[in-house]
Context: one part of a larger RNA
Molecule: small-subunit ribosomal RNA, central domain
Organism: uncultured bacterium
RNA sequence: CUGGGCGUAAAGAGUUGCGUAGGUGGCGAUUUAAGCGAAUAGUGAAAUCUUGUGGCUCAACCAUAAGGCUAUUAUUCGAACUGGGUCGCUCGAGAAUGGGAGAGGUAUCUGGAAUUUCUCAUGUAGGGGUAAUAUCCGUAGAUAUGAGAAGGAACACCAAUGGCGUAGGCAGGAUACUGGCCCAUUUCUGACACUGAGGCACGAAAGCGUGGGGAGCGAACCGGAUUAGAUACCCGGGUAGUCCACGCCGUAAACGAUGAAUACUAGCUGUAUGCAGUAUCGACCCUGUGUGUAGCGAAGCUAACGCGUUAAGUAUUCCGCCUGGGGAGUACGGUCGCAAGACUAAAACUC
Numbered sequence: 001c002u003g004g005g006c007g008u009a010a011a012g013a014g015u016u017g018c019g020u021a022g023g024u025g026g027c028g029a030u031u032u033a034a035g036c037g038a039a040u041a042g043u044g045a046a047a048u049c050u051u052g053u054g055g056c057u058c059a060a061c062c063a064u065a066a067g068g069c070u071a072u073u074a075u076u077c078g079a080a081c082u083g084g085g086u087c088g089c090u091c092g093a094g095a096a097u098g099g100g101a102g103a104g105g106u107a108u109c110u111g112g113a114a115u116u117u118c119u120c121a122u123g124u125a126g127g128g129g130u131a132a133u134a135u136c137c138g139u140a141g142a143u144a145u146g147a148g149a150a151g152g153a154a155c156a157c158c159a160a161u162g163g164c165g166u167a168g169g170c171a172g173g174a175u176a177c178u179g180g181c182c183c184a185u186u187u188c189u190g191a192c193a194c195u196g197a198g199g200c201a202c203g204a205a206a207g208c209g210u211g212g213g214g215a216g217c218g219a220a221c222c223g224g225a226u227u228a229g230a231u232a233c234c235c236g237g238g239u240a241g242u243c244c245a246c247g248c249c250g251u252a253a254a255c256g257a258u259g260a261a262u263a264c265u266a267g268c269u270g271u272a273u274g275c276a277g278u279a280u281c282g283a284c285c286c287u288g289u290g291u292g293u294a295g296c297g298a299a300g301c302u303a304a305c306g307c308g309u310u311a312a313g314u315a316u317u318c319c320g321c322c323u324g325g326g327g328a329g330u331a332c333g334g335u336c337g338c339a340a341g342a343c344u345a346a347a348a349c350u351c
Stems, first nucleotide, its partner, number of pairs: 003323004007305002012319001014202002017200002022195003026089007034082002036078008049067007092192001093189003096185005104178007111155001116150007126137002163170002207248006216242002221237004259318006267296011300307002324351003333344004
């Protein structure tokens, strides 16, 4: 390489969100004959190869005859299939109309509880903290209680195995703008589709740059304990940071450790949200049917665990990735970055 694989053994890229090239592609009619199949003809050197015969005493080897040489060209024919052209269709896809749910996003405004600080008042000797202490705060009046003010950050209950989002993620309330999804009707277009190397966009936290902000928490750091030591766990402080604006970074156990799409293959139970039927004055209830989200399970799969209509089952299409452990996700080179570093990515050697 072939092959076999990718939930947990190596392996699904963070999302593949948009999408280029490429690959693949629904139903019917007609045409073409490129692919494909058949026949005929030409070429397919020699040696080699296969079979027969013969020559070296045999064999290897040699000679000779026939065959073969997976390939290619031309002509003719061809049912189906793939491709190309033309015409159509509606079930895929999209649009329209009418409804629906939602922490989806961006911006602005706003609310209460709590922490902290400050001011005033009441009040007096402790408070705080721990397994126990101590550092620490307090007679310059703390802790506690009441009133007021300031400021920042996060939103108790509702709250859920719940909802939304492509993923990251999203939660007090209101308003404005805005994206997607679902259902019903089957009105329109008529394959417009799927995947997607590169590419573009987004991408938690931490970190970086500039300017703000800073209540609480809190790397680093400083004390107090503990301990043989204690560069820790515990306690008292505390800077960066956490927050905002703009710009970078581009990584995570970015996880369902499970790529995307389509079709098929027993069911049962819950839940969210539509629609229809039944019922009813109406809302419930009940039944059916979609879309999502969970639990259990037939067949089947799996090394087992387990998965099981939301598949890890049965198939197809396209992409990505793996190929013993260490060396190493490292060196070198390149690209990107302000830097930190990221991406790409070996070998010697060794077991």